RNA sequence: UACGAUAAAGGCAAACCCGCCGAAAGACGGGGCCGCAAAGCCAACGGACCUAAGGCAUAGCUAUGGUGGCCGGGCUGCCGAAG
Numbered sequence: 001u002a003c004g005a006u007a008a009a010g011g012c013a014a015a016c017c018c019g020c021c022g023a024a025a026g027a028c029g030g031g032g033c034c035g036c037a038a039a040g041c042c043a044a045c046g047g048a049c050c051u052a053a054g055g056c057a058u059a060g061c062u063a064u065g066g067u068g069g070c071c072g073g074g075c076u077g078c079c080g081a082a083g
Stems, first nucleotide, its partner, number of pairs: 003080002011036002016031004021026001034069001040075003045072003048067003054062003
């Protein structure tokens, strides 16, 4: 540098429930524990997906709102068996 054990020490926490914010998607706090070797950070790096308050040419379209636990990319980082 790369790789990732039925290793050690520790970490995070899906669905669901409660509270709370929000138009919604969804976020946050508590419980929970499906999973995760970056499930740490970046959404003003690119793509994808969700929502449509507002706007508009109004059966709809649209992100400036979201998802980093959708993918690629960037930054940072614990441990060390085998190959």

Notes:
Predicted 3D model of an 83-nucleotide RNA (c-di-GMP-I-GGC riboswitch aptamer) from a Bacillota bacterium. The sequence was found by an Rfam model in a public genome assembly. It matches the Rfam family "c-di-GMP-I-GGC riboswitch aptamer". Gene Ontology term of the family: cyclic-di-GMP binding.